Predicted 3D model of a 349-nucleotide part of an RNA (small-subunit ribosomal RNA, central domain) from an uncultured bacterium. Its Rfam family is "Bacterial small subunit ribosomal RNA".
[in-house]
Context: one part of a larger RNA
RNA sequence: CUGGGCGUAAAGCGCACGUAGGCGGUUAUUCAAGUCAGAGGUGAAAGCCCGGGGCUCAACCCCGGAACUGCCUUUGAAACUAGAUGACUGGAAUCUUGGAGAGGUCAGUGGAAUUCCGAGUGUAGAGGUGAAAUUCGUAGAUAUUCGGAAGAACAUCAAUGGCGAAGGCAACCUUCUGGGCCUGAAUUGACGCUGAGGUACGAAAGCGUGGGGAGCAAACAGGAUUAGAUACCCUGGUAGUCCACGCUGUAAACGAUGAGAACUUGAUGUUGGGUUGCUUAGCAAUUCAGUAUCGGAGCUAACGCGUUAAGUUCUCCGCCUGGGGAGUACGGCCGCAAGGUUGAAACUC
Numbered sequence: 001c002u003g004g005g006c007g008u009a010a011a012g013c014g015c016a017c018g019u020a021g022g023c024g025g026u027u028a029u030u031c032a033a034g035u036c037a038g039a040g041g042u043g044a045a046a047g048c049c050c051g052g053g054g055c056u057c058a059a060c061c062c063c064g065g066a067a068c069u070g071c072c073u074u075u076g077a078a079a080c081u082a083g084a085u086g087a088c089u090g091g092a093a094u095c096u097u098g099g100a101g102a103g104g105u106c107a108g109u110g111g112a113a114u115u116c117c118g119a120g121u122g123u124a125g126a127g128g129u130g131a132a133a134u135u136c137g138u139a140g141a142u143a144u145u146c147g148g149a150a151g152a153a154c155a156u157c158a159a160u161g162g163c164g165a166a167g168g169c170a171a172c173c174u175u176c177u178g179g180g181c182c183u184g185a186a187u188u189g190a191c192g193c194u195g196a197g198g199u200a201c202g203a204a205a206g207c208g209u210g211g212g213g214a215g216c217a218a219a220c221a222g223g224a225u226u227a228g229a230u231a232c233c234c235u236g237g238u239a240g241u242c243c244a245c246g247c248u249g250u251a252a253a254c255g256a257u258g259a260g261a262a263c264u265u266g267a268u269g270u271u272g273g274g275u276u277g278c279u280u281a282g283c284a285a286u287u288c289a290g291u292a293u294c295g296g297a298g299c300u301a302a303c304g305c306g307u308u309a310a311g312u313u314c315u316c317c318g319c320c321u322g323g324g325g326a327g328u329a330c331g332g333c334c335g336c337a338a339g340g341u342u343g344a345a346a347c348u349c
Stems, first nucleotide, its partner, number of pairs: 003321004007303002012317001014201001016199002021194003025088006033081002035077008049065006091191001092188003095184001098181001103177002108172002110154001114150008125136002162169002206247006215241002220236004258316006266294013298305002322349003331342004
């Protein structure tokens, strides 16, 4: 390389949009590029293969054939692919109707809790732990009542629930706004799928500038524990956590399962719609779209998956090819830095 694979053995890019490219629904006519058939030309010789022959045999040599799977020219065929023209509605999109949602964004509001401050009552303890101590407290703590301030997060509802491409999203309300679902008797008429490069988004931590800082809390300090204890436990506590703008671009970014399409027994919940029926706070049947559990065939090394497939197929992309060295070195690109991305070899088993 031909292959074989990618849930857990190596292997699905974190996720989407999209350029080139690849692939692409039904039907009619046409064309003849691909495709197929016939004919002709060429495909040097030697070699390989087959049949003969010559050196005593063989190697070797000679003769003949076949072959040279290719290319060119020409004459045809028209099923399929490509091209051209026309038509269609099932894919796709638009529109109509209805309804769900922590989807995003901006501004505002609220209550509980916590800490601090002021005041009242009140007196000797309070905290904390396995037990203690550091710590706070007669300069009046803890407890309790009232008032005030601040910042952050939104108990119950809450769910195996909902929304979002993923990351993620939860008090209430306002502004602006995205997407999906159901229904139809409407419209366009293949406008589609995937997607190398590219672009946007992307938890936490971290970085820059300026704010903010209640609680929590890396670092740090102290008290314990211990043989030691640079820890686990306790008392404190700074970055940070919060906001605005900019950067970083990584995670067990997980369903460890790429996207799209078609087909293939079921049962039980649950969410959002539609239709029908009935004995109408609802129930039953049915049909779309989600989300779960259990299981059939089939698949799988097994575990398990099982119409939300890891089953049966197709299209396109990404990735893997023994362990270590190593996601390292060097170089390139990106970054303020931290570092990220691309990514070896020697050597060794």